[in-house]
RNA sequence: AACUUAACAAAUUAUCUUAUCUAUAUAUCGCUGUAAUAUGGUCAGCAGUCUCUACCCGGGGCCGUAAAUCCCGGACUAUAGGUACUAGAAGUCUGUUC
Numbered sequence: 001a002a003c004u005u006a007a008c009a010a011a012u013u014a015u016c017u018u019a020u021c022u023a024u025a026u027a028u029c030g031c032u033g034u035a036a037u038a039u040g041g042u043c044a045g046c047a048g049u050c051u052c053u054a055c056c057c058g059g060g061g062c063c064g065u066a067a068a069u070c071c072c073g074g075a076c077u078a079u080a081g082g083u084a085c086u087a088g089a090a091g092u093c094u095g096u097u098c
Stems, first nucleotide, its partner, number of pairs: 006097004011092003015089003018084008026054001030046004040063002048055001056074006
């Protein structure tokens, strides 16, 4: 001087995990058929997204027995971006020791 290896300590990060926020997608929506009837308002399929998944839950109204539901609140998932670090992983780097 080079290479290899281990431990401890410090610093650091265009990285990952985690948490959270924002945006986009989708309207937790639409259509068709079907079922129930105030102790009810269902079930199935299709479609919808440069998109995987999901397409429901709760409450209230409304409908005087008919065929139709309406309103409010709540997300999840995909992608992108931001923030946090109190934390973990990984990387980089410095020091000490073997």